[in-house]
């Protein structure tokens, strides 16, 4: 890097450095010199693996991982909406993407 499976509307941020841009991409919003984004450092959410209990339930936090905004929203396809529509807008459901864990 590939592959499988699982989840993705809910939760958790302060100091410190740096300094111009960030939010995967592609449109649109949106953070962001009141310092964003990244890195350190404390600290917090969750409970995927791993642990403990007889346990479907819990418990704990060791190995990830998370801590603007649903995965910020659409992206493709269907059915509804709307007098009609490739437009709102609403449902599913695929596909991308993020973690896990297991393969490889």
């Nucleotide at each position: 890097g590939a592959u499988u499976u699982a989840u993705a509307a809910a939760g958790a941020a302060g100091a410190g450095g740096u300094a111009a841009g960030a939010g995967a991409c592609a449109g649109g919003c949106u953070c962001u010199g009141u310092g964003a984004c990244c890195c350190u450092c404390u600290g917090g959410c969750a409970a995927c693996c791993a642990g403990g209990a007889a346990a479907a339930u819990c418990c704990a936090a060791g190995g990830u991982g998370c801590c603007a905004a649903a995965u910020c929203c659409u992206g493709c396809c269907a059915g509804g909406u709307c007098a009609a529509a490739u437009u709102u807008c609403c449902u599913g459901g695929a596909a991308a993407u993020a973690u896990a864990a297991a393969u490889u």